A computed fold for a 1612-nucleotide part of an RNA from Nonlabens antarcticus, annotated as large-subunit ribosomal RNA, half A. The sequence was found in a public genome assembly.
Context: one part of a larger RNA
RNA sequence: GGCGUAUGGGGAAUGCCUAGGCUCUCAGAGGCGAUGAAGGACGCGAUAAGCUGCGAUAAGCUGCGGGGAUUGGCACAUACGAUGUGAUCCGCAGAUUUCCGAAUGGGGCAACCCGUCAUGUUGAAGACAUGUCAUCCCGCAAGGGAAGCAAACCUGGUGAACUGAAACAUCUAAGUAGCCAGAGGAAGAGAAAACAAUAGUGAUUCCGCUAGUAGUGGCGAGCGAACGCGGAAUAGCCCAAACCACCCAGUUUACGGACUGUGUGGGGUUGUAGGACCACGAUAUUUGAUGCAAUUUGAAUUAGAAUCCACUGGAAAGUGGAGCCAUAGAAGGUGAUAGCCCUGUAUAGGAAAGAAGUGUUAUUGAUAGUGGUAUCCUGAGUAGUGCGGGGCACGUGAAACCCUGUAUGAAUCCGGCGGGACCAUCCGCCAAGGCUAAAUACUCCUGAGAGACCGAUAGUGAACCAGUACCGUGAGGGAAAGGUGAAAAGAACCCUGAAUAAGGGAGUGAAAUAGAACCUGAAACCAUACGCUUACAAGCGGUCGGAGCUACCUUGUGUAGUGACGGCGUGCCUUUUGCAUAAUGAGCCUACGAGUUACCGUUGUUAGCAAGGUUAAGCACUUCAGGUGCGCAGCCGUAGCGAAAGCGAGUCUGAAUAGGGCGAUAUAGUUAGCAGUGGUAGACGCGAAACCGUGUGAUCUACCCAUGGGCAGGGUGAAGCUGUGGUAACACACAGUGGAGGCCCGAACCGGUUGACGUUGAAAAGUCUUCGGAUGACCUGUGGGUAGGGGUGAAAGGCCAAUCAAACUCGGAAAUAGCUCGUACUCCCCGAAAUGCAUUUAGGUGCAGCGUUGUAUUAGUUUUAUAGAGGUAGAGCUACUGAUUGGAUGCGGGGGCUUCACCGCCUACCAAUUCCUGACAAACUCCGAAUGCUAUAAAAUGAUGUACAGCAGUGAGGGCAUGGGUGCUAAGGUCCAUGUCCGAAAGGGAAAGAACCCAGACCAUCAGCUAAGGUCCCCAAAUAUAUGUUAAGUUGAAGAAACGAGGUUGUACUGCACUGACAGCUAGGAUGUUGGCUUGGAAGCAGCCAUUCAUUUAAAGAGUGCGUAACAGCUCACUAGUCGAGCGGUACGGCAUGGAUAAUAAUCGGGCAUAAACAUAUUACCGAAGCUAUGGACUAAAUUAAUUUAGUGGUAGGGGAGCAUUCCAUAGGUGUUGAAGGUGAGUCGUGAGGCUUGCUGGAAUGUAUGGAAACGAAAAUGUAGGCAUAAGUAACGAUAAAGGGGGCGAGAAACCCCCUCACCAAAAGACCAAGGUUUCCUCAGCUAUGCUAAUCAGCUGAGGGUUAGUCGGGUCCUAACGCGUAUCCGAAGGGAGAAGUGGAUGGACAACAGGUUAAUAUUCCUGUACCUGCUCGCAUUAAAAGUGACGGAGGUGUAAAACUGGUGCGUACUGACGGAAUAGUACGUUGAACCGAUUUUUGAGAUCGGGAUAGUACCGCAAAGCUUCGGCCGAGUGGAUAAUCCAGUGGAGCAACUUCCAAGAAAAGCAAGCGAAGCAGCCCGUACCGCAAACCGACACAGGUGGUUGGGAUGAGAAUUCUAAGGUGCUC
Repeated sequence: GGCGUAUGGGGAAUGCCUAGGCUCUCAGAGGCGAUGAAGGACGCGAUAAGCUGCGAUAAGCUGCGGGGAUUGGCACAUACGAUGUGAUCCGCAGAUUUCCGAAUGGGGCAACCCGUCAUGUUGAAGACAUGUCAUCCCGCAAGGGAAGCAAACCUGGUGAACUGAAACAUCUAAGUAGCCAGAGGAAGAGAAAACAAUAGUGAUUCCGCUAGUAGUGGCGAGCGAACGCGGAAUAGCCCAAACCACCCAGUUUACGGACUGUGUGGGGUUGUAGGACCACGAUAUUUGAUGCAAUUUGAAUUAGAAUCCACUGGAAAGUGGAGCCAUAGAAGGUGAUAGCCCUGUAUAGGAAAGAAGUGUUAUUGAUAGUGGUAUCCUGAGUAGUGCGGGGCACGUGAAACCCUGUAUGAAUCCGGCGGGACCAUCCGCCAAGGCUAAAUACUCCUGAGAGACCGAUAGUGAACCAGUACCGUGAGGGAAAGGUGAAAAGAACCCUGAAUAAGGGAGUGAAAUAGAACCUGAAACCAUACGCUUACAAGCGGUCGGAGCUACCUUGUGUAGUGACGGCGUGCCUUUUGCAUAAUGAGCCUACGAGUUACCGUUGUUAGCAAGGUUAAGCACUUCAGGUGCGCAGCCGUAGCGAAAGCGAGUCUGAAUAGGGCGAUAUAGUUAGCAGUGGUAGACGCGAAACCGUGUGAUCUACCCAUGGGCAGGGUGAAGCUGUGGUAACACACAGUGGAGGCCCGAACCGGUUGACGUUGAAAAGUCUUCGGAUGACCUGUGGGUAGGGGUGAAAGGCCAAUCAAACUCGGAAAUAGCUCGUACUCCCCGAAAUGCAUUUAGGUGCAGCGUUGUAUUAGUUUUAUAGAGGUAGAGCUACUGAUUGGAUGCGGGGGCUUCACCGCCUACCAAUUCCUGACAAACUCCGAAUGCUAUAAAAUGAUGUACAGCAGUGAGGGCAUGGGUGCUAAGGUCCAUGUCCGAAAGGGAAAGAACCCAGACCAUCAGCUAAGGUCCCCAAAUAUAUGUUAAGUUGAAGAAACGAGGUUGUACUGCACUGACAGCUAGGAUGUUGGCUUGGAAGCAGCCAUUCAUUUAAAGAGUGCGUAACAGCUCACUAGUCGAGCGGUACGGCAUGGAUAAUAAUCGGGCAUAAACAUAUUACCGAAGCUAUGGACUAAAUUAAUUUAGUGGUAGGGGAGCAUUCCAUAGGUGUUGAAGGUGAGUCGUGAGGCUUGCUGGAAUGUAUGGAAACGAAAAUGUAGGCAUAAGUAACGAUAAAGGGGGCGAGAAACCCCCUCACCAAAAGACCAAGGUUUCCUCAGCUAUGCUAAUCAGCUGAGGGUUAGUCGGGUCCUAACGCGUAUCCGAAGGGAGAAGUGGAUGGACAACAGGUUAAUAUUCCUGUACCUGCUCGCAUUAAAAGUGACGGAGGUGUAAAACUGGUGCGUACUGACGGAAUAGUACGUUGAACCGAUUUUUGAGAUCGGGAUAGUACCGCAAAGCUUCGGCCGAGUGGAUAAUCCAGUGGAGCAACUUCCAAGAAAAGCAAGCGAAGCAGCCCGUACCGCAAACCGACACAGGUGGUUGGGAUGAGAAUUCUAAGGUGCUC
């Protein structure tokens, strides 16, 4: 280290629980608000941070009612109170109700600031109190109304896109989403210029049908009525006009006038027309509101039956026994499960405000008839029409009807409109005015209840102080987090410890392993103890065998743990032709996590009824979310055919009675449940990039507007001017002066060139170095403007909040995704495809093919025989078409010769036909198989075939063999065909290997036989047998050639050979002749020539090689001798050999082997999940009633049967003598799983039969939580630096004190603004925070702290810009905008010095000043104009502060030795505002005097405290001590000036005074940080952040280096 067991930690799953949700039902309510809402801010408690309640009357006040003992909310503590004189509490009605908010006196950055008028507090100012003062509409006025908020429903205005159409434009989505306006408890619609069709209905709305019908529609996708029927609910009316009358105004006037107009009253309201008018008649009918009466209902609330004992137990409601009540056995609680313990429940009371209906002759309204028909009235820029649109189911269509932008434009009852173009007839109706309940829609809210809904990752986002914490500039986004116990009985006391940490005892309790981090307490993960095992060992860690050791007893062939050693063995998922793959996904564990639901079809099945079946909406009843009955409107079926009229067991076509088509002649349907599947819906889950709509953003950044600020120092030296020279005069030259410039160098500042570092950073863009600009098109602060197809852009598609070729947020929305990924228990039966056709199609889909299930039916397959069709393999080609070798012949042609021409001749040229010969073809065939195919017959086989119906999957294939195409007769290539296997197939062999060989796995067995292949060892079986071959480790590389070779072996043929071969050895190898020619030479041997001849010989070439200049020389052929038996050649085989070179040592699988290689033959054996044997399980069939036979590999997929989980119903059980859950053990089942039991646990939960599902996880870079790993590893954030001593303390590198050292010093010092918001100071503390420790802290807890007439802001002013009355524009929302108003970054405006606190000071105190107003007195009352009031650059003048040096003076000090004291060193030598005077050119300033007897530095005395005893600190008190010197540097401020072109805010104010004394002087800010540990950057972050000041030495300088004051040493 591994395995096991035990005990813990960790963690929070599981079980149980529910305080909270979700979905509904019934009833109520359907609004609140200027009498100030919704929603907030701030307050209110004895102590009070939060929630709740309330409002300065502040966890409350008053009255009435209820109630009857406690009580001051959550909230449990202390103190102090209230209450039978009735509290707390509950109900009803009142009072009070700060500030903001419509917000309303004006303003504004919501919860703040500033006013007017009236009255009052005092006599004024100032301050305060109460009330009042917005806008719009109506109204003469008085007065009234509106506004704003709120969930859905409703009406109207405006109005998308994704998407679907497999693309897309009409169309769809959809008049949806969104925005806007408005209303109500409902809204809208509504009493026919309506439907209909020869019959009728009689306003509207809603429901069920009609009907997915008629239609509409790129006639695509889709969209989709009405009439009519059944129901719910029912309700009808009023004006305008005619006519009459009157008020007022006007015209006219002869009048008791007439007419006109507006208004008012009467009258009147319809279509078989009605009304006015004329005539007649009459008080009928119906109904509203108010009052009254009784009734019902209605708040808190009251009464309300009935139980005991025993046992177990901590506790009884459990169990046992014996009772009781019930108009009450709903429910909840009580120490476990309660009708009779408590609260309740049934029932019965109570009753204010209010509500409801009923009644009434109380009051007050509204409402009607009959006849006549001369005249009058009956809705006008209307109806209609043209053009353009929209709505109607209806897309312009034949398009009626409705609405209207535009242009036109009737009729008047003898009239008009409609009935789907239009016309006629007929029928219906009366527009151009209005109102109208119910039936219907919805639920922010209240009450009562319900659930085969959830139970803390669920259910709302939210069970808990949640729209909270947190994130974002903002719109907006948005969590986690429940449980002690019956009761706190919440652990007195003791111990360890620095400890108020933590732990151990003790005690409580039934239990403390229920101890507050608290029920149960799983897993990952981390430990401890024990048993076995492990240090020569190589691994998907298991499995099979198995020695030893250990434990236990029931002692056995035991069980449990471990496991030396051996055999075999490349995870899971997905996707694929194919994955151990080095292809995808997962760190591990736990929980959650994906085919559902509604409706409409279709098929099957079950049930009911059946030529019939069935209701829908609705209604009624009821035991009330359960049913039953009624309801026949409608639907399907019972008859078809036809385009239809229509006819009908037929009908259509047709002239037909023909023929043909479709039907009938075998009649089964329908309703409901369940299951499979299709469609419409998000439709199995997760996943885009995008599109569109409303909003939110210019605190980043781009540009612009307004107002402010900044730029050390040095250099160069333009124009102009002056002088001199020069010119006729200019010009020009030189010198000086001058001080220009998108000039030069270079800090601050702005930028970002180079290199390095950094890259899980110090930093989501920096650091170091280097570099560019640095008076300009410069940089920067504050306030503002421009907004998303838009802005802005010196232009890079740059920037618009770390986001830009179209920001962000929310919504349409679950967009769509022919794409990828994932998709969860078991067993049984069968089991594919990767092909054809088509496809904007090729990784998708449709049809067919192949699978499965069911029903029906009767074929199918193989072999043999026979009969056929056919044109492949092969073959052939004087058999065609075409191609073609050689030869013969040589038509014809070319060339040459000849010729006047013809004829002719020649030809090693081309070449037809024919003949001989050879040979080719996928698109040649005179021929032509095998196989396959068809048919018939027989035999075998036995459901394999076919049809229909339901459901699929597949439509990427791959290897091998054979036949081909293509390619290179390349490919692990590609395309076909036939077969096979893999795919979807395990087992054995081939070392290892998808498909090669063998062979198809139901299970078990320590049985047997074989296949392929093997038998020396690894490794089971022959060191088998026989005969050969190989010598190369060939064999034995995965694989190899041409060619080479006296390797070896075999066969055949052939030659030589005892008359002596072959090889070796010995010897010869001569002569003519140096053949001739050639040549410088050529003699056998450079070359040429040739009857290469002849002679001698045993044999010897006019020469086979070496050699020489040429000869020579050596040698060969050839010959003899010797030797003594075989020696050569050729051809064809076997095995071997060279050819033979690749990248990490090598290897036949290895060792190795001369057989253990190779060949042939033979025998035996081994060898698989094959076959057999024995036992068992299941499926199917057949007989039959327990047997037989056959079968049981399997992906996609089809079918069947089951297990488990949660809930419901019924029945019947278990449980404190211990349920569920957790954790072990045993046992049963093929399996999913079940049962029993020990321990834990402490209250619920099984079984049976049915039912219903949020019903089963290992994977989705899944979601959430927990825990590992890397790893005790990287890192601990500027390398400016620490060391020592002392102190406090349990503890000190870091805290405090002292000494030394170091760092910054145009900062790393000091002061403001912004921003932050208590971080400031003191005390106490150290769990967290601090990158370590901490006694320390910007941390935790408590307490304290910010003081203003003069500082900043408001009560003053205006800029950009905002708002905005009038007014203008616009579908709406809204957009502009004189006046006015807001708005600083600017204008205006009065205080200084010193002291004081732990923490504030121009604010308090002391002293000395100033401003404004009021009171009193005096004086005064005008316009116009001015001023305020402004740029850059430059030099000049004046000049403050400050600094340096010197002298004098004051104080202190000056060590050893010697001298010096008239010396040296150090420090100090100061003093405001304001007032007055003087001076200067106006001004600013300067000078002088006062201020100032202030006070400080300094010195003396000194309480208290601390002390390391050296001293430190020092309240208080006293003294009054030294230059207002000289010189230099310096240049704030101010003034005017010069110059340039780009020509440089507005308004308030100035502006009514003088004098004395007195009074008054409001609101807000004020702590602290502020180049940073407190701001912006997620951090105590090397970044960023505007202004002022900024000493000395060096130096031109704010550069550089060093240093003062001051600050710091950067938290390991």